A computed fold for a 521-nucleotide part of an RNA from an uncultured bacterium, annotated as small-subunit ribosomal RNA, 5' domain. The full RNA is in RNAcentral, with records from ENA, Greengenes and SILVA.
Context: one part of a larger RNA
RNA sequence: GAAUUAACGCUGGCAGAGUGCAUAACACAUGCAAGUCGAGCGGGCUAAUCUGCGAUUACAUCAAGGGUUAGCUAGCGGCAGACGAGUGAGUAACACGUAGACAUCUGCCCUGGACUGGGGGAUAACGCGCCGAAAGGCGUGCUAAUACCCCGUACUAUCCGAGAAUGGCAUCAUUUUCGGAUGAUAGGUUUCGGCCGUUCCAGGAGGAGUCUGCGUCCCAUCAGCUAGUUGGCGGUGUAAUAGACCACCAAGGCUAUGACGGGUACCCGGCCUGAAAGGGCGGACGGGCACGAUGGCACUGAGACACGGGCCAUACUCCUACGGGAGGCAGCAGUGGGGAAUUUUGGACAAUGGGCGAAAGCCUGAUCCAGCAACUCUGCGUGAGGGACGAAGGCCUUCGGGUCGUAAACCUCUUUUGUUGGGGACGAAUAGCCCGCAAGGGUCUGACGGUACCCAGCGAAUAAGCCACGGCUAACUAUGUGCCAGCAGCCGCGGUAAGACAUAGGUGGCAAGCGUUAUUC
Numbered sequence: 001g002a003a004u005u006a007a008c009g010c011u012g013g014c015a016g017a018g019u020g021c022a023u024a025a026c027a028c029a030u031g032c033a034a035g036u037c038g039a040g041c042g043g044g045c046u047a048a049u050c051u052g053c054g055a056u057u058a059c060a061u062c063a064a065g066g067g068u069u070a071g072c073u074a075g076c077g078g079c080a081g082a083c084g085a086g087u088g089a090g091u092a093a094c095a096c097g098u099a100g101a102c103a104u105c106u107g108c109c110c111u112g113g114a115c116u117g118g119g120g121g122a123u124a125a126c127g128c129g130c131c132g133a134a135a136g137g138c139g140u141g142c143u144a145a146u147a148c149c150c151c152g153u154a155c156u157a158u159c160c161g162a163g164a165a166u167g168g169c170a171u172c173a174u175u176u177u178c179g180g181a182u183g184a185u186a187g188g189u190u191u192c193g194g195c196c197g198u199u200c201c202a203g204g205a206g207g208a209g210u211c212u213g214c215g216u217c218c219c220a221u222c223a224g225c226u227a228g229u230u231g232g233c234g235g236u237g238u239a240a241u242a243g244a245c246c247a248c249c250a251a252g253g254c255u256a257u258g259a260c261g262g263g264u265a266c267c268c269g270g271c272c273u274g275a276a277a278g279g280g281c282g283g284a285c286g287g288g289c290a291c292g293a294u295g296g297c298a299c300u301g302a303g304a305c306a307c308g309g310g311c312c313a314u315a316c317u318c319c320u321a322c323g324g325g326a327g328g329c330a331g332c333a334g335u336g337g338g339g340a341a342u343u344u345u346g347g348a349c350a351a352u353g354g355g356c357g358a359a360a361g362c363c364u365g366a367u368c369c370a371g372c373a374a375c376u377c378u379g380c381g382u383g384a385g386g387g388a389c390g391a392a393g394g395c396c397u398u399c400g401g402g403u404c405g406u407a408a409a410c411c412u413c414u415u416u417u418g419u420u421g422g423g424g425a426c427g428a429a430u431a432g433c434c435c436g437c438a439a440g441g442g443u444c445u446g447a448c449g450g451u452a453c454c455c456a457g458c459g460a461a462u463a464a465g466c467c468a469c470g471g472c473u474a475a476c477u478a479u480g481u482g483c484c485a486g487c488a489g490c491c492g493c494g495g496u497a498a499g500a501c502a503u504a505g506g507u508g509g510c511a512a513g514c515g516u517u518a519u520u521c
Base pairs, nucleotide, nucleotide: 001521002520003519004518006517007516008515009514010513013380014379015378016377017376018375019373020372021338026336027335028334030333031332032331035079036078037077040076041075043073044072045071046070047069048068049067050066051065054062055061056060086291087290088289096215097214098213099212100211101210102209104208105207106206109204110203111202112201113200114199117151118150119149120148126141127140128139129138130137131136157182158181159180160179161178162177163176164175165174166173167172187196188195189194217263218262219261224254225253226252229251230250231249232248234246235245236244266288267287268286269285270281271280272279273278293314294313295312296311297310316327317326318325319324344370346369347368348367352366353364354363355362356361383413384412385411386410393404394403395402396401418458419457420456421455422454423453427448432443433442434441435440465510466509467508468507469506470491471490472489476505477504478503479502480501486493487492
């Protein structure tokens, strides 16, 4: 000098863009953060309308029940909850980066092919009964499905057998033909054109898994480490390779090119600095990994060993009728605590994106916005021109004067900003609906926001501080103090004329900031 997720002191006008628990991966009150589909299914409820054995009957009204239409939804069922969001505790490792490899899997999506035949038994909801303080649970009876099961059929699927060709000494490998066995399916809706699905096979895209070369901090005051250890054979297991695991056999494997041990640390794209080489860092944004109170485990599923799913154990907190139960903010806000220190218990799904749905739509603390903070960067303003006889006042003085100083007053002007009034967005394109044969046209939708912006009125009006002035280092005098009080980054100042302390005037520097502290180069 540059930089910072900064903090502290003094000061503080505005706008735009960004950033905001670095400490206790400490504990958490409250609300919200993952639902959706009635066009898969049977019920239940509400409304309208039609019918209606009947009742009161003067018109007419009421009414068990039934039909149609519209809406809502506890349950069964499907898809999603493995994404998105957070954090960096662990990890020195194929975790990450880079370059490769295959012994593998893949829901939704795309392309191509084939199929969608027949039958069955349950169960929740619901009714009844019962247990429990609650959380919750039990028995019995009824019922549906795109829930579940069986049979049939089927391919380039899977398995077995036989043959052929090629390669190989052979076990065998690759390609191909034939035969046998095994394995499917679900319907819904419709304006009757269709549309959305279900099953199987082949391929793709995207995703995932595994393996390998190289790279990846400090300590040798860590020098030897290792029995599933290293390899083999056969199995188990997995989507798949493998001591991953198991039985048996052999005795290996790693290491000064640093094994093993200890410490520290998520990694990268990048960021800061520097002329570069290098050094430091990994906050925001993007990619990967790991974690979800702590430790372990599996279930479901295309995908998890699953943050807002389950089970067990532990610690903690809460409820209890003492028998037993409930919970997990490292999601968004917010609270306590720790700390030098880090925000609102805000608005909206209008846009972008995600989930579900045929769609309308619903959900979305992702996201888009607003609020707070000079925390950072950038821009703007606090007026402009004129104005000497150089006012007053302050300070200094050799008492002549000098200086603050064109500075002020005063005159002329402007209106960024401010305030008042009027107008007022872009971001909106779709989807849907209506018209149309079509092309196309019309209609609806804005949290931000009455904001940005535009026009007009008023009025210099509303707006300057901080640090320094001995040398380094730009900037000097007076008074007070008297090795005191104090200053200080280094050298050093202060003991009676202190340019170094304190105050004042003046001056220098930067400026809505200026200094200090901490850290990096």